[in-house]
RNA sequence: ACCGAUUCAAGGCACAUCCCGUGUGAGCGGGAGUCGCAAAGCCAACGGGAGUCGUCAUUAAAAACGACUCGGCUGGGUUGCCGGU
Numbered sequence: 001a002c003c004g005a006u007u008c009a010a011g012g013c014a015c016a017u018c019c020c021g022u023g024u025g026a027g028c029g030g031g032a033g034u035c036g037c038a039a040a041g042c043c044a045a046c047g048g049g050a051g052u053c054g055u056c057a058u059u060a061a062a063a064a065c066g067a068c069u070c071g072g073c074u075g076g077g078u079u080g081c082c083g084g085u
Base pairs, nucleotide, nucleotide: 001085002084003083004082012037013036017032018031019030020029021028022027035072041078042077043076046075047074048073049070050069051068052067053066054065055064
């Protein structure tokens, strides 16, 4: 550098749920927890998808527009452990 996720070794992260805090909300931060994950590390200032809030806006909505959220929805980018060549 390339290939691979199966094996070895060291390990890592932390679904749901509960508690505390925070946000109008989707959600986020911390603790417990451990469903799973070869990237379940990072990037939403490259896409798709899903969700929230506001306006329209009314009896109630849809669509549209604007702002926001999700990387454990996904394509992609990028970094890393191990093994092989």
c-di-GMP-I riboswitch aptamer from Pyrinomonadaceae bacterium MAG19_C2-C3, 85 nucleotides, folded computationally. Its mean pLDDT, the model's own confidence on a scale to 100, is 84. It matches the Rfam family "c-di-GMP-I riboswitch aptamer". Gene Ontology term of the family: cyclic-di-GMP binding.